[in-house]
RNA sequence: GGAGAGAUAUCGAAGUGGUCAUAACGGGCCGCACUGGAAAUGCGGUGUACCCUACCGGGUACCGCGGGUUCGAAUCCCGCUCUCUCCG
Numbered sequence: 001g002g003a004g005a006g007a008u009a010u011c012g013a014a015g016u017g018g019u020c021a022u023a024a025c026g027g028g029c030c031g032c033a034c035u036g037g038a039a040a041u042g043c044g045g046u047g048u049a050c051c052c053u054a055c056c057g058g059g060u061a062c063c064g065c066g067g068g069u070u071c072g073a074a075u076c077c078c079g080c081u082c083u084c085u086c087c088g
């Protein structure tokens, strides 16, 4: 230098144009139950930012970053960044 794959919450990971990201599902973490106490198991909760609210709670945005196409984009197109693999 060329080619391919990938980037989704704290971690892994599904979703490949629609009402649906309830960010599924699993791990982790927190609380509760069980126990003499643990482990295991069961149940519930748990992303970030900004805004509103006395509290409870509610709203909007965010799929690596920036554009584009479309009524509608995590998904299609363009550019860039980073990671992995192969070729030279």
Stems, first nucleotide, its partner, number of pairs: 001087007010027003018071001028046006047062006064080005
Transfer RNA from an uncultured Christensenellaceae bacterium, 88 nucleotides, folded computationally. It was read from a public genome assembly. Its mean pLDDT, the model's own confidence on a scale to 100, is 81.